A computed fold for a 128-nucleotide RNA from a soil metagenome, annotated as c-di-AMP riboswitch aptamer (ydaO/yuaA leader).
[in-house]
RNA sequence: GGCCGAAUCCGCCUCGGACGGGCGGAACGGGGGAACCGUAGUUCUGGGGCGAAUCCAGGCACUGCCGCCUGGUAGCGCUGCGUCUUUGCGCGAGCCCGUCAGCUAACCCCGUAGGCCUCUUAAGAGGG
Numbered sequence: 001g002g003c004c005g006a007a008u009c010c011g012c013c014u015c016g017g018a019c020g021g022g023c024g025g026a027a028c029g030g031g032g033g034a035a036c037c038g039u040a041g042u043u044c045u046g047g048g049g050c051g052a053a054u055c056c057a058g059g060c061a062c063u064g065c066c067g068c069c070u071g072g073u074a075g076c077g078c079u080g081c082g083u084c085u086u087u088g089c090g091c092g093a094g095c096c097c098g099u100c101a102g103c104u105a106a107c108c109c110c111g112u113a114g115g116c117c118u119c120u121u122a123a124g125a126g127g128g
Base pairs, nucleotide, nucleotide: 001117002116003115004114008026009025010024011023012022013021014020027112028111029110030109031108032107037102046100047097048096049095050094055072056071057070058069059068060067075091076090077089078088084126085125086124
């Protein structure tokens, strides 16, 4: 200086001061929650939420399930002023609620983390 992501900004208090800690506001993000509408509903074959992160085939192992590996895939991100196209490079995880939740005005509740790249160089073309 920049990227993924909602994950940023401001004020006050505490303290001799700073760090740290506490409180509040704005902004951004998420969940619950009527009527109407939708669904006939529920059932351990549980169900649901955040997120791009779903699904398929083959192989290994196994009594079976779980698990591991490989290759794809729905979908997602970057390519350095912005948009579009092209090209190139990646991701395609994980976690939570706890038997319970369709939508949903009022209303209620919660989060503001974490991770990564670059150091005279950040691709090309067209348009703006």
It matches the Rfam family "c-di-AMP riboswitch aptamer (ydaO/yuaA leader)". Rfam's curators write: This family represents a conserved RNA structure found upstream of the ydaO and yuaA genes in Bacillus subtilis and related genes in other bacteria. Of the family's consensus pairs, 92% are formed in the model.